[in-house]
Context: one part of a larger RNA
RNA sequence: GCCAACGAGUUCAUGUAUGCUGCAAGGCUAAGUCCCGAUAAAGGACGGAGCCGUAGGGAAACCGAGUGUUAAUAGCGCGUAAGUAGCAUAUAUGAGACCCGAAGCCAAAGUGAGCUUGCCAUGAGCAGGGUGAACGUCGCAGAAAUGUGGCGGGAGGCCCGAACCUAUUAGCCGUGCAAUACUUCAGGAUGACUUGUGGUAAGAAGUGAAAAGCUAAUCGAACUUGGUAAUAGCUGGUUCUCUCCGAAAUAGCUUUUGGGUUAGCGUCAAAUGUUUCCGUGAGGGGUAGAGCACUGGAAGAUUUCAACAGGGCGAAAGCUCGUGAAAUCUAUCAAACUCCGAAUACUCACGGUCAGAAUUUGGCAGUUAGACUCCGGGGGCUAAGCUCCGGUGGUCAAAAGGGAAACAGCCCAGAUCUCAAUUUAAGGUCCCUAAAUCUACACUAAGUGCGAGGGAGGUGGUGGAGUUUCGUAGACACUGAGGAGGUUGGCUUAGAAGCAGCCACCCUUUAAAGAAAGCGUAACAGCUCACUCAGUAAGAGACUCUGCGCCGCAGAUUAACGGGGCUAAGUGUAGUACCGAAACUGAGGAAUGUAUUCGCGUUCGCGCGAAUGAAUUGGUAGGAGAGUAUUUGCAUCUGCAGUGAAGGCAAAGGGGUGACCCAUGCUGGAGCGUUGCGAAGUAAGAAUGUUGGC
Numbered sequence: 001g002c003c004a005a006c007g008a009g010u011u012c013a014u015g016u017a018u019g020c021u022g023c024a025a026g027g028c029u030a031a032g033u034c035c036c037g038a039u040a041a042a043g044g045a046c047g048g049a050g051c052c053g054u055a056g057g058g059a060a061a062c063c064g065a066g067u068g069u070u071a072a073u074a075g076c077g078c079g080u081a082a083g084u085a086g087c088a089u090a091u092a093u094g095a096g097a098c099c100c101g102a103a104g105c106c107a108a109a110g111u112g113a114g115c116u117u118g119c120c121a122u123g124a125g126c127a128g129g130g131u132g133a134a135c136g137u138c139g140c141a142g143a144a145a146u147g148u149g150g151c152g153g154g155a156g157g158c159c160c161g162a163a164c165c166u167a168u169u170a171g172c173c174g175u176g177c178a179a180u181a182c183u184u185c186a187g188g189a190u191g192a193c194u195u196g197u198g199g200u201a202a203g204a205a206g207u208g209a210a211a212a213g214c215u216a217a218u219c220g221a222a223c224u225u226g227g228u229a230a231u232a233g234c235u236g237g238u239u240c241u242c243u244c245c246g247a248a249a250u251a252g253c254u255u256u257u258g259g260g261u262u263a264g265c266g267u268c269a270a271a272u273g274u275u276u277c278c279g280u281g282a283g284g285g286g287u288a289g290a291g292c293a294c295u296g297g298a299a300g301a302u303u304u305c306a307a308c309a310g311g312g313c314g315a316a317a318g319c320u321c322g323u324g325a326a327a328u329c330u331a332u333c334a335a336a337c338u339c340c341g342a343a344u345a346c347u348c349a350c351g352g353u354c355a356g357a358a359u360u361u362g363g364c365a366g367u368u369a370g371a372c373u374c375c376g377g378g379g380g381c382u383a384a385g386c387u388c389c390g391g392u393g394g395u396c397a398a399a400a401g402g403g404a405a406a407c408a409g410c411c412c413a414g415a416u417c418u419c420a421a422u423u424u425a426a427g428g429u430c431c432c433u434a435a436a437u438c439u440a441c442a443c444u445a446a447g448u449g450c451g452a453g454g455g456a457g458g459u460g461g462u463g464g465a466g467u468u469u470c471g472u473a474g475a476c477a478c479u480g481a482g483g484a485g486g487u488u489g490g491c492u493u494a495g496a497a498g499c500a501g502c503c504a505c506c507c508u509u510u511a512a513a514g515a516a517a518g519c520g521u522a523a524c525a526g527c528u529c530a531c532u533c534a535g536u537a538a539g540a541g542a543c544u545c546u547g548c549g550c551c552g553c554a555g556a557u558u559a560a561c562g563g564g565g566c567u568a569a570g571u572g573u574a575g576u577a578c579c580g581a582a583a584c585u586g587a588g589g590a591a592u593g594u595a596u597u598c599g600c601g602u603u604c605g606c607g608c609g610a611a612u613g614a615a616u617u618g619g620u621a622g623g624a625g626a627g628u629a630u631u632u633g634c635a636u637c638u639g640c641a642g643u644g645a646a647g648g649c650a651a652a653g654g655g656g657u658g659a660c661c662c663a664u665g666c667u668g669g670a671g672c673g674u675u676g677c678g679a680a681g682u683a684a685g686a687a688u689g690u691u692g693g694c
Base pairs, nucleotide, nucleotide: 001694002693003692004691005690006689011095012094013093014092015091016090017089018088019087020086021085022084023083026052027051028050032046033045034044035043056063057062066078067077068076069075098237099236101234105227106226108225109224110223111222117201118200119199120198121197122196123195124194125193126191128160129159130158131156135152136151137150138149139148140147141146164188165187166186170183171182203219205215206214207213240627241626242625243624244623245622250263251262252261253260254259264367265366266364267363268362269361270360271359272358275357277352278351279350280349281348282347283346289340290338291337295334296333297332299330300329301328302327303326304325305324306323310321311320312319313318370396371395372394373393374391375390376389377388378387379386401412402411403410416589417588418587419586421585423583427579428578429577430564431563432562436576438575439574440573441572442571443570449566450565457551458550459549461548462547463546464545465544466543467542468541469540470539478535479534480533481532482531484508485507486506489503490502491501514529517528518527519526590617591616592615594613595612596611597610598609599608600607601606628683630680631679632678633677634676635675637673639672640671647667648666649665650664653662654661655660
């Protein structure tokens, strides 16, 4: 891991509700006793002690269908309905209380010092080498004390280093040789040393050169048994089928926030009988918007007033830039501004409305971690697949199907079942891939685009609309020619001649020509321009709005059209076909409630059955209903069975919506079933489930 077996809402007591049964203004016995029986169980009789009900209200006195409050006869509160006993079902409470699961707790009873810690008694062990204390002795010096040298001596928690004890480093091992080893290196190695044997001290206790170490691989309180099925607001698991309905993730309180409780939302029963919902009408409002009339904010201008805060210039007088306040005008801003002011929403009235509408009472719940999306907002950066509110929004949760390549929350649409049927929705129609290489008119040339999005800024890329100027009396562009004279204007300057700078910017000849718009020279010179003529010939220029593009635009697979690929198979406008879902429709069945009709029954309330009509039938938690199967008891079939029971094997036959039932063949070898009612050790895939097998 697989298979098989086992494996989880039980029992008792006491309430509550519903159903059934008995009796009913009453209902019921309890303990116990007696009879029967086997000194049992079951059964029968007695037993009215007691319990519930028949009247309530009040603290009570007390009154009584009323009573309490009160001065009250008012008002208000509580009252003025058949119960009771048993059985069944559901649920609550107490108990182990659906099952398994702690770490733990205890003035409980015991077992441990053959491991280890300390101590006691009695034994044992420590190769070899080194150093050379006290002390003694001899010599020398000295008056001596004493000093010094030689020799002897052999001290030490002394030195080096085996055994022995320890465990520093590194490696190895790490399903090991080993639940702490091995190799290497290292520390102590005559000592507070090591060790054998025996003894002794223990669980809130011992022992401890103290690490909360050790006390038998167990220690911030050992182990065994008991209390014990400890407790677990926590995790996991909880076994057959079909039918009807179907939530919540919110609010208040909570040593409360992953738990409860009440309300909200679900379901079932009963009652009321349109109260629901929709439309119309009538209301009050101060939101969105808007506005500046108030309260405030902030910009510009003008005027007036005030003080000279401050800076600059000046010897000063003063000048100038500025400062504060108010008023007026212009253009504005506001959740805590309003002269105004919707849509919705809310309330009431009227009309329609029968739907899994509404309200009330009662039984049973679950939920109280929500998610995204759209709209209105707060926080944040008008960041987040962020966070917190609102909308009796939507979907998911608890919803399958089609679309969005894939994709809980987006778009379409709500799956009762069957069908090689039909029409559509969203979305699509070149191929992958069902359906248009459809029609008309435009745009794009960037593979822009073909389903993410991309800024400021730049763009003589290109399309459209408009305003305006010039133009056959010749425009714009181009070509040819001119572009002159006074004059080198004056000043300045080394020079200043149109062109360093300052001032002025006239006049003349002209078709036209600036005291010059650029380049240039040291200064001149030189080249253009404005302006004019001629040639040519029909459009040319400026601006505004707008469509589609381009640059801006740099990353990790080619990798952000789903791919092929596409110049439309892209974009815009308009149109016609077609495809496309479990939607709609068609054909046929099923169930549910409801309406009508009929039949039967009736306690006259209604119940059961059939037909027809329209409707409904996704579903988690959960509520309600109806069934299937297993074991067993009583009755029944005066049932089946060696002419083969149960059990097993077999996809193949038949019935049932289904759980499941019946038949048949083989196997098996002795019991078993039908129908009705009853009682439960009553259904297995999950619990790191338990046991066995492989």
Molecule: large-subunit ribosomal RNA, domain II
Organism: wastewater metagenome